This is a predicted structure of a 1534-nucleotide RNA (small-subunit ribosomal RNA) from a Pseudomonadota bacterium. NCBI's taxonomy places the organism under Bacteria, Pseudomonadati, Pseudomonadota.
RNA sequence: AUGGAGAGUUUGAUCCUGGCUCAGGGCGAACGCUGGCGGCGUGCCUUAGACAUGCAAGUCGAACGGGGGUAUCUCCUUCGGGAGGUACCUUAGUGGCGAACGGCGGAGUAACAUGUGGGUAACCUGCCCCGAAGACUGGGACAACCUUGGGAAACUGAGGCUAAUACCGGAUGUGGUGGCUUCAACUGAGGUUGAAGCCACUAAAGGAGCCAUCCGCUUCGGGAUGGGCCCGCAUCCUAUCAGGUAGUUGGUGAGGUAAUGGCUCACCAAGCCGACGACGGGUAGCUGGUCUGAGAGGAUGGUCAGCCCGACUGGGACUGAGACACGGCCCAGACUCCUACGGGAGGCAGCAGUCGGGAAUUUUGGGCAAUGGGCGAAAGCCUGACCCAGCGACGCCGCGUGGAGGAUGAAGCCCUUCGGGGUGUAAACUCCUUUUGGCGAGGACGACUUCGGACGGUACUCGCCGAAUAAGCCCCGGCUAACUACGUGCCAGCAGCCGCGGUAAAACGUAGGGGGCGAGCGUUGCCCGGAUUUACUGGGCGUAAAGAGCGCGUAGGCGGUUGGGCAAGUCCGAUGUGAAAGCUCACGGCUCAACCGAGAGAUGGCAUUGGAUACUGCCUGGCUAGAGCGCAGGAGAGGGGAUUGGAAUUCCCGGUGUAGCGGUGAAAUGCGUUGAUAUCGGGAGGAACACCAGUGGCGAAGGCGGAUCCCUGGCCUGCUGCUGACGCUGAGGCGCGAAAGCUGGGGGAGCGAAAGGGAUUAGAUACCCCUGUAGUCCCAGCCCUAAACGAUGGGUGCUAGGUGUUGGCGGUUCAUCCGUCGGUGCCGAAGCUAACGCAUUAAGCACCCCGCCUGGGUAGUACGGCCGCAAGGUUGAAACUCAAAGGAAUUGACGGGGGCCCGCACAAGCGGUGGAGCAUGUGGAUUAAUUCGAUACUAACCGAAGAACCUUACCUGGGCUUGACAUACGCUUGAAAGCCCCGCGAAAUCGGGGCCCUCAAGGGCCAAAAGCCCUUGACAGGCGUACACCGGUUGCAUGGCUGUCGUCAGCUCGUGCCGUGAGGUGUUGGGUUAAGUCCCGCAACGAGCGCAACCCUUGUCCUCUGUUGCCAGCGGGUCAUGCCGGGCACUCUGAGGAGACUGCCGUGAUCAACACGGAGGAAGGUGGGGAUGACGUCAAGUCAGCAUGGCGGUUACGCCCAGGGCUUCACACAUGCUACAAUGGGCGGAACAAUGGGUCGCGAACCUGCGAGGGGGAGCCAAUCCCAAAAAUCCGCUCUCAGUUGGGAUCGCAGGCUGCAACUCGCCUGCGUGAACGCGGAAUCGCUAGUAACCGCCGGUCAGCCAUACGGCGGUGAAUACGUUCCCGGGCCUUGUACACACCGCCCGUCAAGUCACCCGAGUUGGUUGCACCCGAAGCCCGUGGCCCAACCCUUUUGGGAGGGAGCGGUCGAAGGUGUGGCUGGUGAGGGGGACUAAGUCGUAAAUCCUGUUGCGACCCCCACGAGUAAUCGUGGGUGCAAAAUUCGGCUGU
Repeated sequence: AUGGAGAGUUUGAUCCUGGCUCAGGGCGAACGCUGGCGGCGUGCCUUAGACAUGCAAGUCGAACGGGGGUAUCUCCUUCGGGAGGUACCUUAGUGGCGAACGGCGGAGUAACAUGUGGGUAACCUGCCCCGAAGACUGGGACAACCUUGGGAAACUGAGGCUAAUACCGGAUGUGGUGGCUUCAACUGAGGUUGAAGCCACUAAAGGAGCCAUCCGCUUCGGGAUGGGCCCGCAUCCUAUCAGGUAGUUGGUGAGGUAAUGGCUCACCAAGCCGACGACGGGUAGCUGGUCUGAGAGGAUGGUCAGCCCGACUGGGACUGAGACACGGCCCAGACUCCUACGGGAGGCAGCAGUCGGGAAUUUUGGGCAAUGGGCGAAAGCCUGACCCAGCGACGCCGCGUGGAGGAUGAAGCCCUUCGGGGUGUAAACUCCUUUUGGCGAGGACGACUUCGGACGGUACUCGCCGAAUAAGCCCCGGCUAACUACGUGCCAGCAGCCGCGGUAAAACGUAGGGGGCGAGCGUUGCCCGGAUUUACUGGGCGUAAAGAGCGCGUAGGCGGUUGGGCAAGUCCGAUGUGAAAGCUCACGGCUCAACCGAGAGAUGGCAUUGGAUACUGCCUGGCUAGAGCGCAGGAGAGGGGAUUGGAAUUCCCGGUGUAGCGGUGAAAUGCGUUGAUAUCGGGAGGAACACCAGUGGCGAAGGCGGAUCCCUGGCCUGCUGCUGACGCUGAGGCGCGAAAGCUGGGGGAGCGAAAGGGAUUAGAUACCCCUGUAGUCCCAGCCCUAAACGAUGGGUGCUAGGUGUUGGCGGUUCAUCCGUCGGUGCCGAAGCUAACGCAUUAAGCACCCCGCCUGGGUAGUACGGCCGCAAGGUUGAAACUCAAAGGAAUUGACGGGGGCCCGCACAAGCGGUGGAGCAUGUGGAUUAAUUCGAUACUAACCGAAGAACCUUACCUGGGCUUGACAUACGCUUGAAAGCCCCGCGAAAUCGGGGCCCUCAAGGGCCAAAAGCCCUUGACAGGCGUACACCGGUUGCAUGGCUGUCGUCAGCUCGUGCCGUGAGGUGUUGGGUUAAGUCCCGCAACGAGCGCAACCCUUGUCCUCUGUUGCCAGCGGGUCAUGCCGGGCACUCUGAGGAGACUGCCGUGAUCAACACGGAGGAAGGUGGGGAUGACGUCAAGUCAGCAUGGCGGUUACGCCCAGGGCUUCACACAUGCUACAAUGGGCGGAACAAUGGGUCGCGAACCUGCGAGGGGGAGCCAAUCCCAAAAAUCCGCUCUCAGUUGGGAUCGCAGGCUGCAACUCGCCUGCGUGAACGCGGAAUCGCUAGUAACCGCCGGUCAGCCAUACGGCGGUGAAUACGUUCCCGGGCCUUGUACACACCGCCCGUCAAGUCACCCGAGUUGGUUGCACCCGAAGCCCGUGGCCCAACCCUUUUGGGAGGGAGCGGUCGAAGGUGUGGCUGGUGAGGGGGACUAAGUCGUAAAUCCUGUUGCGACCCCCACGAGUAAUCGUGGGUGCAAAAUUCGGCUGU
């Protein structure tokens, strides 16, 4: 010392900037749902809209006369009564006081209105208090009342009477006031106060009484209280309001007021206010306080309190101590009401209440008991002030709706993996309590002080009753505490922001459960906070919004060094004030609290006063380091003017010369035989100044470039001679200000907007080409903008260095080197920065001054002002709209960017496809159905390794319903089902007949067996219930499996290090490899998944093995054959092993990896082939292989059956087969394989048929037998270039085989028939060696087969690769990016449609306001006043005077009128742009990027040339950047 929290949202991710949004608190609230009690508060925020009705200001009879009443007394009486007295009550009027308070409201007011502090020597103050002095003597009226008129009323006229504390004359004068004289004190300009003297003027009211006195009255002084006026300071927004002002500013005099004052008037002067914001416009009562906030602040001014203002609107005065007067008056206006139409009445912004308005705000209550007020001597009266009650959860506070026990835990409901879990001790139930509630009884304080209590029979207390009367609201995707199910299906809806919802939604709706708060809970609105998001505390401006294009300079702000003085700022102390309430602290009173009481504190302020003097300031004196001057040198495209020069382009003239020139990617337009281009000579004219030339120089910036001369500004260096702070900055202001553009006049060579033509193109209003006008140039005058940029304002000081360059100076004679001052670059320390980067030329550390910023869009737009000839410039918004817009950096992806590298990727080759016929698949069409899926590469001889029925999922028709199949339960049957036969039928099914009375165990009947009966179980059938079943749906709910990138060389991790972070490093680099393969280097060191190797196969050898294989040698035998004996050498079989590792040699290399060559070897640098597929991508494919969640169907979307379809056919595509022939076809003969398969099988020999095939059945469960012939090949013969002896489609006939069955719809054979097709457009595929190509063989599936497919096997057996520019795909590095759904991306503008707000607009219609004039009410004032008048005076019958008044006139004057301006709303045909809106049109402008152009061309890269040993530099070209296009100029954000 008590005080400060953040989160969501821009991105793939990150940091920053920045806005939006949320969590908090508050409210005079309202709305929705809900609602038990009490206390204390609080309640028309909107129409200062209009108001019915009642009440809200009266009182005093002790100021006065009269009237009325009651009681009583006296007198009179015509006995009806009358008169008078006394007491009391009452009261219209006269009179007094009050009514100016209290109560209500906030329209107006931006002002001395308020707040605060002062002044008043410029003032007033009824009632109250203190003090001094006094109240004498007279007079005349007017109400009431009486009489009598007018009027509907309101009201009023005339005559007569009367009282006073009403009114008037005179007296007195303590005093007071005025004048004059003298003096004193005080004092701030000027005056104030006091004393003395003289003169003048100036007072009064009584009432009551028990006679003590009390209440009043008059004058003066003082006090208290309350006010008036004046001043300092403070007090909202707007400059798109910049000038305002004639009583205006001042003076003199006068008037007026309580009083100062231009307040008012006359005259005089011409001032006064204003960027320190006048004047104008908008808005608003101000304050104490209230809310919020850590505070500083911000917002606010309801209740309570102080002040102000208002009282239907506007104006005015009267009375009074006080008013220009809420419940008074007059006038005008609007409105309402009454009326007899002639006239009148009214003012709730008092309390209630009504209507209206509105989202919205109460009772026409009780009482003066308390507090307070008015009057009164008092009693008392009056008091909608006030005290209470009523209504409203409107707020704050308190209490309750029960407490304890009670199950491995009821029911219901919800979920479920079906096991269970949740609601949940919750309930029921048991025991208990009674706040609240109900009933009964008692019963206050508030009254101190005689009386008196509305509240109130209330609070409170006691007794009784009974768990009884009492819980909701919001939320549950993140922020933000709280989750499941169902429904819904981008619908319905939610939403504060981000965002949810398109079939598995914790985000919609409902339910269960949960969370929060609780008689409330949510929502809406508004304020502060969070927001350091206006930044004083406490922000920024290179690239995020933000430095003015540059300078000169006014006001202002800031200012070196050293003395002295002052004390304004500043600091310390004291005093006054800062109302109360509120706030804070502790204490006390209501049972607590809210609430209330009392005390202290605080009230950051203002004023006065005493002191301090460091700093700032002011005055004054000095200094020289800032600044300036001087002298001596110096560099320069600095500026202005004049003159002058050469090169080049173009044009003109002449010569030479001939057919082209020019231009482009290629062309054409154009020029040229009237002679171009080319070339030579001569001439004209305009513009610009090659080389030098340089991150060189100069200038404030724009900008400045041949040379010479003249005029002229600034800068640097040296010397330290002079001045002595003379300085810095700079709002306004003034000047300069590229290019384009404008006006007038010149000039015009080249270039060149516009325009014309030629090309390009889908178009081409462009880029390219040929022409070409303004313009570009000069003079004069405008314009005033720019990426006017270092995107970086100016000044001063301080904070490591290194290295270039430029201009001086010094050390030095020079070269050189060193030092120093000024400028200009690069690299870098500390530090700073979001990062990039900046870094003595700061974007570092500080100070001073100016300018500017505050989300994006709208928009630098509109309106207004200023400037401009115009174009336009400058200043510069809002409505509306969005949840972002941005900066820097990161990782990817992409690029018709760059570099390196690889792959049958291209190239080089060989053979194909695309053309034909056919086969197969697909699209499409068709169909009752042509079942379904697969669809760029990565679907399409794919799922399907076999669709005539079956398959089969489709269609038509016929049938079945616990089902073709599984499990369980209940009932039932055991003569059922099943098997055989027959019948209808296409079959399924159904019907009939025959056989069959099941099996096991137990029990009973029976003596027992048999048999019968019962029970249970098994098996089987029927019925029923659960369920089955589904090739129905979702591959975007899934598992599994698969394709593809890709057998590509990559993908990651741990630790460390770097970075705020995403992330980087490692993995990049230099080499090398098929390879992230290896080596070297390195802030990295290691490791994992991949690569490679390990595995299989093949190639050589060895060992073992030796039948069914083999046969060299030996023997036997045959026409012949391993046929036999025998053998196991060889081949082979299949086990094991060896072998290859850059191991050896050489060369190159970093003497590393490795590369090349060689030797040996069957094989050489991975020997060939295979298996093997990293992290991941494509919501890739598959629910129809299988599995599986959800959903759907259930006499059908299930099941059975027959037939049909999947085989269709104008077409299109894909994959193949066969061909087009002579390297061939046909015929004959001859030869050589391997892998495989075989018992429901392969099937030999032999016989038979032309053949398919048939007969046959040996042998073989197979190294034994069979399929089995291999074919291409070789030999021979023939064909002879033709639609053929090529080709074999199509069709006919006749057969064979399989099968229940070959019609739709099988294969094969024979004979006949003999189509297209003569090598294939654009385009496109495969393959690098035992490969391609060609040739046949085998297998699976399979009854058969549409197989030309697929999977294997062997036979014959090539060509080519210079090379990596290009196409495609990929890897690594790098670069740009506005892409990240990642270029199939992003994105701009017009047009079309809808909605919204805005601007302009012929006008039109309101509000407000200025000016000029007209009219002029009431009223104050002035004048007049012939009419009227009691008091005083003179006369006194009357009259006159003094004085006053009505009336009239005038000044001023509200409302009204006329005219003309300003400002500001509504509305407006039409016009204009803007914003927004899943899938509209046209193009493709921008960024990345690409092509081209123009300008530029410093850096990087490439190439060429030159120089150079090289590094490197220069020039040119390419490239790169910006802009709709284009011209000119600029810029780099290359």
The coordinates come from a structure-prediction model, not an experiment, and the mean pLDDT is 83.